[in-house]
RNA sequence: GGAGUCGGCCAGGCAAUCGCUGGUCGCAAGACUGGAGGAAAGUCCGGGCUCCACAGGACAGGGUGCCAGGUAACACCUGGGAAGCGCGAGCUUACGGCUAGUGCAGCAGAGAGUAGACCGCCAGCGAUUUAUCGCUGGUAAGGGUGAAAGGGUGCGGUAAGAGCGCACCGCGCGGGUGGUAACAUUCCGUGGCUAGGUAAACCCCACCUGGAGCAAGACCAAAUAGGGGGACGCUGAGGCGGUCCGUCAAGUCCCCGGGUAGGUCGCAUGAGGAUGCCGGCGACGGCAUUCCCAGAUGAAUGAUUGCCCAAGACAGAACCCGGCUUAUCGGCCGACUCCCUUU
Numbered sequence: 001g002g003a004g005u006c007g008g009c010c011a012g013g014c015a016a017u018c019g020c021u022g023g024u025c026g027c028a029a030g031a032c033u034g035g036a037g038g039a040a041a042g043u044c045c046g047g048g049c050u051c052c053a054c055a056g057g058a059c060a061g062g063g064u065g066c067c068a069g070g071u072a073a074c075a076c077c078u079g080g081g082a083a084g085c086g087c088g089a090g091c092u093u094a095c096g097g098c099u100a101g102u103g104c105a106g107c108a109g110a111g112a113g114u115a116g117a118c119c120g121c122c123a124g125c126g127a128u129u130u131a132u133c134g135c136u137g138g139u140a141a142g143g144g145u146g147a148a149a150g151g152g153u154g155c156g157g158u159a160a161g162a163g164c165g166c167a168c169c170g171c172g173c174g175g176g177u178g179g180u181a182a183c184a185u186u187c188c189g190u191g192g193c194u195a196g197g198u199a200a201a202c203c204c205c206a207c208c209u210g211g212a213g214c215a216a217g218a219c220c221a222a223a224u225a226g227g228g229g230g231a232c233g234c235u236g237a238g239g240c241g242g243u244c245c246g247u248c249a250a251g252u253c254c255c256c257g258g259g260u261a262g263g264u265c266g267c268a269u270g271a272g273g274a275u276g277c278c279g280g281c282g283a284c285g286g287c288a289u290u291c292c293c294a295g296a297u298g299a300a301u302g303a304u305u306g307c308c309c310a311a312g313a314c315a316g317a318a319c320c321c322g323g324c325u326u327a328u329c330g331g332c333c334g335a336c337u338c339c340c341u342u343u
Stems, first nucleotide, its partner, number of pairs: 001339010012308007020035006037314001041325002044323005049213004061209005066080005081095001082093004096204002101202002103198002118143002120139008151169006170193001171191005176185003217265004227256006238248003272291008309312001
């Protein structure tokens, strides 16, 4: 100097004028002051909160799926293991089980699964044009098909061959050792080596798991209509009845409660932010000090102008929080890797 990997940060700035909206003060006029994001987004996970359901147990359904830790919790994060990719810094992974059972697989190929013989190799028999053909059997070393064909190399062995035997390598199993564990192993022994792929196929195993959502839900409470309870019967009158009492209906007055319109709360002091110290490799946790930082309900955060520069992307809260994913102009900082050059 070039090419990269990982982590973090900023998200145009300043000023003037006019507005919008929350709060405080004020009788009012008005004054002072707060006012979007790293994703406020997608609503994909997890939790708080609220209401409903619920003796207990089991099944079904759904989810998760290497190990350990973090957390309120998670499908998230951190550290580690294994496998794959990269020269490397590093990156990626639903990464339990197809020797529990069942199923599935285009083309090519003889054969796609306790498999298979097209060419080839070998033996026997037969034929004859005498180096070929036919039939029967053996074989799986070599060729061929395929993404994939029952460990690899070599030696022995054999008619030709074959873990058929042996050595080494690989693999499985048991033990030892290291590690909390996943797992590792240049340790010891043992098995000729059960046999392709697929479980985001059914399924099996282990663990977790009620439903609905702030238009949740709670409170205050008109008008009109209707409901429940009580009192009165002075006057006039109805049903049951021949009449009285009684009772029902009606009338007048008082009381109560539910719902609607409307209003209030839920609604921002929180698993909160900042700084310092301590514990931990880290995610994170503990302690101390300090700060208050949008809260609407036709729903605010805007417009105009001027100056500066690197010329400004994606995008706008609606109950809250932790994640994930997706979108994003232009830059800045730190750590590290590889290549080239110079001293």
Molecule: Bacterial RNase P class A
Organism: Oceanospirillales bacterium